This is a predicted structure of a 1530-nucleotide RNA (small-subunit ribosomal RNA). The prediction has a mean pLDDT of 81. The RNAcentral record of the sequence draws on Rfam.
[in-house]
RNA sequence: ACAAUGAAGAGUUUGAUCCUGGCUCAGGAUGAACGCUAGCUACAGGCUUAACACAUGCAAGUCGAGGGGCAGCAUGGUCUUAGCUUGCUAAGACCGAUGGCGACCGGCGCACGGGUGAGUAACGCGUAUCCAACCUGCCUUACACUCUUGGACAGCCUUCUGAAAGGGAGAUUAAUACAAGAUGUUAUCAUGAGUAAGCAUUUUCGCAUGAUUAAAGGUUUACCGGUGUAAGAUGGGGAUGCGUUCCAUUAGAUAGUAGGCGGGGUAACGGCCCACCUAGUCUUCGAUGGAUAGGGGUUCUGAGAGGAAGGUCCCCCACAUUGGAACUGAGACACGGUCCAAACUCCUACGGGAGGCAGCAGUGAGGAAUAUUGGUCAAUGGACGAGAGUCUGAACCAGCCAAGUAGCGUGAAGGAUGAAGGUUCUAUGGAUUGUAAACUUCUUUUAUACGGGAAUAAACGGAUCCACGUGUGGAUUUUUGCAUGUACCGUAUGAAUAAGGAUCGGCUAACUCCGUGCCAGCAGCCGCGGUAAUACGGAGGAUCCGAGCGUUAUCCGGAUUUAUUGGGUUUAAAGGGAGCGUAGAUGGGUUGUUAAGUCAGUUGUGAAAGUUUGCGGCUCAACCGUAAAAUUGCAAUUGAUACUGGCAGUCUUGAGUACAGUUGAGGUAGGCGGAAUUCGUGGUGUAGCGGUGAAAUGCUUAGAUAUCACGAAGAACUCCGAUUGCGAAGGCAGCUUACUAACCUGUAACUGACAUUGAUGCUCGAAAGUGUGGGUAUCAAACAGGAUUAGAUACCCUGGUAGUCCACACGGUAAACGAUGAAUACUCGCUGUAGGCGAUAUACGGUCUGUGGCCAAGCGAAAGCAUUAAGUAUUCCACCUGGGGAGUACGCCGGCAACGGUGAAACUCAAAGGAAUUGACGGGGGCCCGCACAAGCGGAGGAACAUGUGGUUUAAUUCGAUGAUACGCGAGGAACCUUACCCGGGCUUAAAUUGCAACCGAAUAUGGCGGAAACGCUAUAGCUAGCAAUAGCGGUUGUGAAGGUGCUGCAUGGUUGUCGUCAGCUCGUGCCGUGAGGUGUCGGCUUAAGUGCCAUAACGAGCGCAACCCUUGCCGAUAGUUACUAACAGGUCAUGCUGAGGACUCUGUCGGGACUGCCAUCGUAAGAUGUGAGGAAGGUGGGGAUGACGUCAAAUCAGCACGGCCCUUACGUCCGGGGCUACACACGUGUUACAAUGGGGGGUACAGAGGGCUGCUACCACGCAAGUGGAUGCCAAUCCCAAAAACCUCUCUCAGUUCGGAUUGAAGUCUGCAACCCGACUUCAUGAAGCUGGAUUCGCUAGUAAUCGCGCAUCAGCCACGGCGCGGUGAAUACGUUCCCGGGCCUUGUACACACCGCCCGUCAAGCCAUGGGAGCCGGGGGUACCUGAAGUGCGUAACCGCAAGGAGCGCCCUAGGGUAAAACUGGUGACUGGGGCUAAGUCGUAACAAGGUAGCCGUACCGGAAGGUGCGGCUGGAACACCUCCUUU
Repeated sequence: ACAAUGAAGAGUUUGAUCCUGGCUCAGGAUGAACGCUAGCUACAGGCUUAACACAUGCAAGUCGAGGGGCAGCAUGGUCUUAGCUUGCUAAGACCGAUGGCGACCGGCGCACGGGUGAGUAACGCGUAUCCAACCUGCCUUACACUCUUGGACAGCCUUCUGAAAGGGAGAUUAAUACAAGAUGUUAUCAUGAGUAAGCAUUUUCGCAUGAUUAAAGGUUUACCGGUGUAAGAUGGGGAUGCGUUCCAUUAGAUAGUAGGCGGGGUAACGGCCCACCUAGUCUUCGAUGGAUAGGGGUUCUGAGAGGAAGGUCCCCCACAUUGGAACUGAGACACGGUCCAAACUCCUACGGGAGGCAGCAGUGAGGAAUAUUGGUCAAUGGACGAGAGUCUGAACCAGCCAAGUAGCGUGAAGGAUGAAGGUUCUAUGGAUUGUAAACUUCUUUUAUACGGGAAUAAACGGAUCCACGUGUGGAUUUUUGCAUGUACCGUAUGAAUAAGGAUCGGCUAACUCCGUGCCAGCAGCCGCGGUAAUACGGAGGAUCCGAGCGUUAUCCGGAUUUAUUGGGUUUAAAGGGAGCGUAGAUGGGUUGUUAAGUCAGUUGUGAAAGUUUGCGGCUCAACCGUAAAAUUGCAAUUGAUACUGGCAGUCUUGAGUACAGUUGAGGUAGGCGGAAUUCGUGGUGUAGCGGUGAAAUGCUUAGAUAUCACGAAGAACUCCGAUUGCGAAGGCAGCUUACUAACCUGUAACUGACAUUGAUGCUCGAAAGUGUGGGUAUCAAACAGGAUUAGAUACCCUGGUAGUCCACACGGUAAACGAUGAAUACUCGCUGUAGGCGAUAUACGGUCUGUGGCCAAGCGAAAGCAUUAAGUAUUCCACCUGGGGAGUACGCCGGCAACGGUGAAACUCAAAGGAAUUGACGGGGGCCCGCACAAGCGGAGGAACAUGUGGUUUAAUUCGAUGAUACGCGAGGAACCUUACCCGGGCUUAAAUUGCAACCGAAUAUGGCGGAAACGCUAUAGCUAGCAAUAGCGGUUGUGAAGGUGCUGCAUGGUUGUCGUCAGCUCGUGCCGUGAGGUGUCGGCUUAAGUGCCAUAACGAGCGCAACCCUUGCCGAUAGUUACUAACAGGUCAUGCUGAGGACUCUGUCGGGACUGCCAUCGUAAGAUGUGAGGAAGGUGGGGAUGACGUCAAAUCAGCACGGCCCUUACGUCCGGGGCUACACACGUGUUACAAUGGGGGGUACAGAGGGCUGCUACCACGCAAGUGGAUGCCAAUCCCAAAAACCUCUCUCAGUUCGGAUUGAAGUCUGCAACCCGACUUCAUGAAGCUGGAUUCGCUAGUAAUCGCGCAUCAGCCACGGCGCGGUGAAUACGUUCCCGGGCCUUGUACACACCGCCCGUCAAGCCAUGGGAGCCGGGGGUACCUGAAGUGCGUAACCGCAAGGAGCGCCCUAGGGUAAAACUGGUGACUGGGGCUAAGUCGUAACAAGGUAGCCGUACCGGAAGGUGCGGCUGGAACACCUCCUUU
């Protein structure tokens, strides 16, 4: 530059990711249907189902210029009759005389036009070629002819017969009907000699001779016809190449079959038909059979390539109720013709007849579903005719239908108080409906009314005129319009007459409220709905499209999801178990030739319509007209020759051969060997052996096991031995002999592309298994026994048979694996190893072949592969296309069988799957920690009691908490109250908070009565402030607003428990990875610690850790009252009692101190260690507070708050009583004990921390005591509570006791309105169980456990033995980390992710669904054999008829249909039966996923309720540990 205008994705597997892969959606289309809705116009369309059955009407006639005629009509003439005005009118009869014409003879047409798609997989259709193998009416052209005769048949008439349809007989008659004869060419045939051509028979052309065959007239004077011949045109017939659906679970088919010779037949070729001869022909390049189907132009879709379809329109074919047949004719084997058979319908006098809407309308039926029994021949076209014309459901028009496409309208502009009203929402402010409306101005398409008003008509024909070729042409004029008074135009009025449908979770544009509550329902996929549903239903609003909008169905697209364009096969679906090899496909270098493929030009064709483009016409558009392009094809022809192919040469590098050398568990057959095992014999020897987690079965005093010797048998070959070798794979291992095969290396002698791959085929093919015959030592399915167990058809043990071994056969499969087909070439490196070669060679950057490891580029979804490719390319083969059903069923092939090979569908799901990631988990691993175990001390579990819980009970026993993380918990205190529960009695704006308004009244105080109280009734006193309005207070009413311990902790806030004071949890930037994610945070060392150090694609940071805070331990400074008292002074019976002091103790405040700082050792460092030093304290000094990201839908709506729901004379509230305290029982937590380390009596010392005015109370008195009565101090370093165990001493002496104190009785005290249910305490009396606690289990590592008492909160009192604090006395033990539990980090496996309390398999039971088998039963289509056989063509033919020609009749061949028979195929149904699928909560086990608790899986065999188990061989797609080998780095 030419050319080209054309290509979008999304949802859904997962916790998340990438991939594979299916399902689904968005688009377009339709002869559609259904739902809701509906104003107009134009164009085009309208039985897709029953090729089902059809009432009625119409759809094919025409010609009188072919004919005889005259039924009917009209005209004319004649006659008769009537009215009767000599003429008219009416009626009737006659005359074919005229127009014309029913029926008839004759001609042409009826084979076109119209319908339908049943059949047909075919020369049917499409395309191209051919016919020298053909026909062709009407039409055109040319030439020639049209002569002479004859006899009939319809009709009409007469007559017979039949219900009818019809039929018979007689008489008479015409023709363009029929027949005979004549003539006859370029016709046809024969013969002859030539000519030309090819294609063999033959054909062309002309010549000669002979034979055969024609004709029709009509009206009228000009034509229309008729006959023959030759051409043309048109239409048809035939042949061939190529193309034309699915099934191989259809592999063999075929006797007129294939061919020939000769006939017949046809328009014509031909087994088209026949006689004879030959035995062929078709087929894996898919015959035959089955199923389905009219084909094409084209239509829809798609970027295209393709895929799907074949309605309307056009071309071809086939068919006309089903089947068969011919006749006539130019043409038919004929939709509205004939004959026969069959089914069906109708008529009938029962004898017999009639019919064919897949023509147009229309009816019934079927169906989801498809229109008027319309108008006209005006136009276009057709038939006939000389013509006028007639006919034409062809055609043109109209009607119905939103069924489609296109166009138009339902108003336009302005208009904010963003009106009112309504609806809806609301945070109550408002928002929205909404410029929408009202209102103002404007327009009038459409609708309505009125008026005007086309084109479609060109031409034929008629009439007149003109020209000449005398029947044509021209001119003028005239006639003919269904649609139609339509389109269109004009006028008038006036916004007047006209909007809906679907959707609104995501995909996908558009959101809220109410109702419902896994119900009702939605849903295209994912999915929504279990009380706050943008997903259901309604409403408001919004979005999309709009006279339509949605749904359903179907096709293409998206889907590169069958992949030519344009896919894959290690692990996702997919490489055949391996080799040999046929067809086929593909194929080295070079030369020549050819021109098949290929490329270029030209020619023909590729109908029209359609498509695309230009222009034009309907007002536009759809639509239509016209032109161009295109039609990517086929054929012919002329060239080109690079490549591929064919043919002919040649070459050596592919391949093979030869020679030489090596190697090896290569194969087959034979021989030999030792060790072990078992058995046998004999000896020695004595009580056990054997086996296991532990046992038992078993063997053994009849002498086992053990041991020695000898013998027998069979099987397998230790070490060497190795990711070493060989083989095609399976596989192959002692030694040796024989036979035999192969790789490799070297040489480059020979052949000269001989090659690669390989469907069908053939051969080999582990283990198990089968058959026959041997053999049988070991081991060992099945089986038996013993164990284990809930069971144990298993794992373990003792036995043990097939089998394991051999020979010969069969079988043909495995995780037959490198899950990786074979071959060739190319593409960085490093390093082992086996066998060779090279040069002299234990050394060598050499080389070839094999076998390993690591890695680059590249590839890959990733894991990974990487010269042994999964890289880059080529060739050939095999295989895959979602999961399940299923490698199943049926069929076929193979097998003795077991079984193997081939190999579906219905149905069902929205996934199934691969790789990798983060978690979680493991009866996986490693490291570490913790009162986790161990070592210890003391408890619980046994008793009684206390207390809480469950359960039970009850009118109520209020509610909550329920493994750890509920159970002396909420409750740090239930007699009433609390109190929420129950019974009963009251109140209803309320017990309380109150706003506003109205009315009444002061408020208030004190009584009485009823009553269980609440409450009710009632009396008396009293009259606030202010001058007053009014205000305050109380009551009543209204209104607004209460109240609820009612529900939901799974709507929430807040708070809390737990993992866990465990050391973790994250982020920014960078880097790695397609990504989820990773890195950092891993590794080594260290720490209490993700605490640090080192290393390091990471560098930093945050929340946690630590520290900062409180307390305790030491010291110092400072300050001293209520604390303290050394020195001084005073005083007391005594005492810091007093003065005083600031020394001490102590109390406050502020500081110091501890940091592995120092030393030694080890260590790179961090740090560790030391009876180290120093120090009050030593390695976070002890204790506390402090609780990361998160987990458990953990707990709490009853502490509080709060959304929603619910109750409102009650689920609110007040009061009295009861209950929360019940009691066959079970559990948790405690107290007290069981005694002498003790009980009882007596004596006696020392704390800390708290509390105290409705309080703590000294002291005194009384009481046995609890306590009571007085009295005093203290609002607290002042006073009080207020001291205990320990310690000392006396007694008890091992007992159910001087232990233990429950229970019970009696008497009391205190608190309080009240102590019955239901308080505590005191005294006296009573004196239960219990003698140290089974399995199991809890706490604790130092001032800890244990033990001892003291205080406080709540509180009138107290059921406190509880809780929270305080001090006193004061131990033992830790070897250690194997094990139990919990936790952290790293790693590994995973089918888990609700995360092991996970997932998940099979039988059985129940329901539903589809399907296989099945005694049979019922059909269907086709074939075969036989019988019968209509009509009909053809052929034959003595008797009868006829003078004859011939006919009748009869016979033969073929055949539709019918019948019979035996098979095959196919469908439906079927008692019963097999497995399969699906279905919230059935049964039995637990097979798989982790080492899934016996690693799993594959093949095979046996066994078992079931998953399954076991044997044999194989695989890793097995974990862990150890070892070995190899690799990388040093």